[in-house]
RNA sequence: GGGGAUAUAGCUCAGCUGGGAGAGCGUUCGGUUCGCAUCCGAGAGGUCGAGAGUUCGAAUCUCUUUAUCUCCA
Repeated sequence: GGGGAUAUAGCUCAGCUGGGAGAGCGUUCGGUUCGCAUCCGAGAGGUCGAGAGUUCGAAUCUCUUUAUCUCCA
């Protein structure tokens, strides 16, 4: 220098063919207990890496770009 993959909650990740942003763990509150743990219930937490475009509508499609990993040289 060229090719490919990944980027979504604090962590690990899903999200199918463009239309509701989600799960587990963690965290907060409450219940249960003499207390802790377990268990049960409820809640908070997001610029979907960044910018632009297409579209009535974009995490998803297109372009540019950043970071990480990987292959070739």
Source information
This is a predicted structure of a 73-nucleotide RNA (transfer RNA) from an uncultured Eubacteriaceae bacterium.